[in-house]
RNAcentral holds the sequence, with entries from Ribocentre. The RNA shown here (c-di-AMP riboswitch aptamer (ydaO/yuaA leader)) has 139 nucleotides and comes from Desulforamulus putei. Its mean pLDDT, the model's own confidence on a scale to 100, is 81. Taxonomically the source falls in Desulforamulus (Bacteria, Bacillati, Bacillota, Eubacteriales). It matches the Rfam family "c-di-AMP riboswitch aptamer (ydaO/yuaA leader)". Rfam links the family to the GO terms cyclic-di-AMP binding and regulation of gene expression.
RNA sequence: GGAAAAUAUUAGCUUAAUCCCAUUAAAUGGGAGCGGAGGAACCAAUUGUGGGGUGAAUCCUGUGCUUUGGCCCAGGUAGGGUUUUAACCUUUCGACCCGAACCCGUCAGCUAACUUCGUAAGCUAUAAAGAAAGGGAGG
Numbered sequence: 001g002g003a004a005a006a007u008a009u010u011a012g013c014u015u016a017a018u019c020c021c022a023u024u025a026a027a028u029g030g031g032a033g034c035g036g037a038g039g040a041a042c043c044a045a046u047u048g049u050g051g052g053g054u055g056a057a058u059c060c061u062g063u064g065c066u067u068u069g070g071c072c073c074a075g076g077u078a079g080g081g082u083u084u085u086a087a088c089c090u091u092u093c094g095a096c097c098c099g100a101a102c103c104c105g106u107c108a109g110c111u112a113a114c115u116u117c118g119u120a121a122g123c124u125a126u127a128a129a130g131a132a133a134g135g136g137a138g139g
Stems, first nucleotide, its partner, number of pairs: 010125005018032005033119006043109001048106001050107001051104004059076004064071002079098005088135006
């Protein structure tokens, strides 16, 4: 001097998953905000090939293997996210990504009152794909 890794701070991203108060050595408890579920009438609907929920994550095709139940891999796709960090928001074009996983347990449509639950986790740091339009607090 360079590279890599770890920790902390700061800033940012996915997500509902953030903030405040009390007690305490810690743990823990409560509240606000945000998010989910159950639950009338009316309406709607029809259960063995069971049905259903959270979530963007649904569906299709093909190669190979196979104990013919399926499995691995590849491509695409409904749908979703990031990208101008000149508060913030929306849209278009382009570029880059995701397109999973888990849960309930024979049971749940919608649903006022009402009841109830969650507030985890994961990632980025000079990267080299950005460009345009509109709204707009504040200065």